[in-house]
Context: one part of a larger RNA
């Protein structure tokens, strides 16, 4: 010179895109961020209308088989957060599984037959201050638990074919033993939509293995489940993964071990490249959720908003006992030089559930502050010489601020005022026709009355910041007198200071400028 997730001074019209706790992974009020659902069984109230009554009230219909709560299925493992651990198969790239598994979803093929027992919602009791929990009774399912079928499934024993990389794989075939299911909707079905069971696919996920991957030798030796066999056990699955026995291994100057530091990587800065530095923002991938630890559920977790034990913290509380976990969005404290709103919508765009409407969705889609960063745009344009005043220096003649101003023409972006008004929805959804394709109709938009157009007035509203000895573009006067001060290096400053502080000029960038910190 660049460059920044910057921070500080002074100094500030707009707009359009981005980006915004680098530090205590410190603690955290409040609100919100994961629910849904034509399986089940029970099942409100308020309002509203009737019918008896002088009223109160009583009782019926609707409200509504809805709300809310239960059990039952799927989701809750995704999506969002944040870098504390990690020098490691963690991440990067490049094979491998003859050693695996995969909810939903796509295709093929078969089947869906009979029965049983309980439970929670309730509903009576009772215990607790609360969290909640105990007895007893009642009742259903796509909950549970038998029994029947079942092969191309799995297991066992056979031999055949092939085929390859030691260990084996494929495929056909005999036998023997074993292994499943559930409905709902409809007026009905050979309808739809579920379940059972088998083979392939997608699609994620497990595992192993070569290469790469910061510093320190003022860390030279490290290693008993330690390194290999047998066996058993365990896992979806190889394996010291675990456990018994038996061997004595294994690794290291081509840096083992130990110590410190760190998330890796596509990127990003910078550089002519080689290279050095980084790892915010988006994007793939790990780890991780007050801190240890474990498991349980389930295809899938050892689970951030489950669960159980300890342990700090913190609130509650009748002292018996309980509750809690923002490194989700916002918002407090607090650290700090320093980082925003306790905002709208679910209208797109994705995700969970549901046949669907639809519900949820701090993901997201927007708006709010911040000149924190990049880009645009404006602060006006043309005349105009008596070179007005003023100011400054002045050798007193003048110079110079300076066409600058005034003054004449003009324009009117941006900003203020009115009016009109979107696109984002060619796609959703409801109603009605149709056997249907498909047509008619109707409905929604957070931004948002913005964005854009048009008009209206009037040059009006809208400039600062640094520097001016050299390097480095830009010079005089004054005050100061080694003092006050400057300063990146050289240095200035001690009475004539272009280097201090002022003014007046002058340059160099402009809604910014200059310091200050890292890095090339």
């Nucleotide at each position: 010179g660049g460059a920044c997730g910057a921070a500080c001074g002074c100094u500030g019209g707009c707009g359009g895109c981005g980006u915004g706790c680098u530090u205590a992974a410190c603690a955290c009020a409040u609100g919100c961020a994961a629910g849904u659902c034509u399986a089940c069984g029970a099942g409100a109230a308020c309002g509203a209308g009737g019918u008896a009554g002088c009223a109160a009230u009583a009782u019926c219909u609707u409200u509504a088989g809805u709300a809310a709560a239960g059990u039952g299925g799927c989701g809750c493992a995704c999506g969002g957060g944040u870098g504390c651990g990690u020098a490691a198969c963690a991440c990067g790239u490049a094979a491998g599984c003859a050693a695996u598994c995969u909810a939903c979803c796509u295709u093929u093929g078969g089947g869906u037959c009979u029965g049983g027992a309980a439970u929670a919602a309730c509903u009576u009791c009772g215990a607790g201050a609360a969290a909640u929990c105990g007895a007893g009774g009642c009742u259903a399912a796509u909950a549970c638990c038998g029994g029947a079928u079942a092969a191309u499934g799995c297991a066992g024993c056979g031999g055949c074919a092939u085929c390859g990389c030691a260990u084996g794989g494929u495929g056909a075939u005999g036998u023997u033993g074993u292994u499943a299911a559930a409905g709902u909707u409809u007026g009905u079905g050979u309808a739809a939509u579920g379940c059972c069971u088998a083979a392939a696919g997608a699609u994620g996920a497990g595992c192993u293995u070569g290469c790469g991957u910061c510093u320190g030798a003022u860390u030279a030796g490290c290693u008993a489940g330690u390194u290999g066999g047998u066996g058993a056990g365990g896992u979806a699955a190889u394996g010291g993964c675990c456990c018994a026995c038996c061997a004595a291994g294994g690794c290291u100057a081509c840096g083992a071990u130990c110590a410190g530091u760190a998330g890796c990587u596509g990127g990003u800065c910078u550089g002519a490249g080689a290279g050095g530095a980084u790892g915010a923002u988006c994007a793939g991938c790990c780890a991780c959720a007050c801190u240890g630890g474990a498991a349980c559920u389930g295809a899938g977790a050892c689970a951030c908003g489950g669960u159980c034990c300890a342990g700090a913290c913190u609130c509650c509380u009748a002292c018996g006992g309980g509750a809690g976990g923002c490194a989700g969005c916002a918002g407090u404290a607090a650290g700090g030089a320093a980082u925003a709103u306790u905002g709208c919508g679910c209208a797109a765009u994705g995700g969970g559930c549901g046949a669907a409407a639809g519900c949820c969705u701090g993901a997201c889609g927007c708006a709010g502050c911040g000149a924190c960063g990049c880009c645009g745009c404006g602060u006006g344009g043309g005349g105009g010489a008596u070179g007005a005043a003023g100011g400054u220096c002045u050798u007193c003649g003048g110079a110079u601020u300076g066409u600058a101003a005034a003054c004449c023409c003009c324009u009117u972006u941006c900003g203020g005022g009115a009016g009109g008004g979107a696109a984002g929805a060619u796609g959703g959804a409801g109603c009605g026709a149709g056997c249907a394709a498909u047509c008619g109709u109707u409905c929604g938009g957070a931004c948002g009355g913005u964005a854009c157009c048009u008009c209206c007035a009037g040059a009006a509203g809208c400039a600062g910041c640094c520097a001016c000895g050299g390097c480095c573009a830009a010079c005089u006067u004054c005050g100061u007198g080694c003092c006050a001060g400057c300063a990146g290096c050289c240095g200035c400053g001690g009475u004539a200071a272009u280097a201090c502080g002022a003014a007046g000029g002058u340059g160099g960038c402009a809604a910014g400028c200059g310091u200050u910190g890292u890095u090339c």
A computed fold for a 520-nucleotide part of an RNA from an uncultured bacterium, annotated as small-subunit ribosomal RNA, 5' domain. It matches the Rfam family "Bacterial small subunit ribosomal RNA". The prediction has a mean pLDDT of 85.